This is a predicted structure of a 74-nucleotide RNA (transfer RNA) from a Candidatus Gastranaerophilales bacterium.
[in-house]
RNA sequence: GGCUUCGUAGCUCAGUAGGAUAGAGCAACAGUUUCCUAAACUGGAGAUCGAGGGUUCGACUCCCUCCGGGGCCA
Repeated sequence: GGCUUCGUAGCUCAGUAGGAUAGAGCAACAGUUUCCUAAACUGGAGAUCGAGGGUUCGACUCCCUCCGGGGCCA
């Protein structure tokens, strides 16, 4: 340099033939329990989906450029 794949919550992931409030587990936080801690149980919160632009009535999803990680080739 070329091809390819991935980027969604603090972490690990789900979600795709475009559609209505973007989900789960763990972690963190609060509460119950305990003399205290841990464990257990309960609860609410947390991501404008890597950035920008385009198409569309509508984009995490399709197209383009860029950024970052992985793989293959040179």

Rfam family: tRNA. Rfam classes the family as a transfer RNA. The sequence was found in a public genome assembly.